[in-house]
RNA sequence: GCAUGCUAAGGGCAAACCCACUGAAAAGUGGGGACGCAAAACCACCGAUCUACGGGCCAGACAGCCUACGACCGCGGGGUUACCAUG
Numbered sequence: 001g002c003a004u005g006c007u008a009a010g011g012g013c014a015a016a017c018c019c020a021c022u023g024a025a026a027a028g029u030g031g032g033g034a035c036g037c038a039a040a041a042c043c044a045c046c047g048a049u050c051u052a053c054g055g056g057c058c059a060g061a062c063a064g065c066c067u068a069c070g071a072c073c074g075c076g077g078g079g080u081u082a083c084c085a086u087g
Stems, first nucleotide, its partner, number of pairs: 002087004012037002017032006035074001041080003045077003049071002054067004
């Protein structure tokens, strides 16, 4: 440096749910909590998915539909970086 995660050690992260705050929402952050995770570390680059404030469509509407510039890296792919063990 590359491959692998069968074994061990030190550990790490934290789903659902609950509380508080932020947000139009999706969701995020903090606290509690553990379903899981060998990249469940980081980057929205590609696809998927979620939301629809604003904008648009509809003769009109507080209804309906469309729309990402919003969100998601714990959906898949790609990129970057990294601990330990084994080969």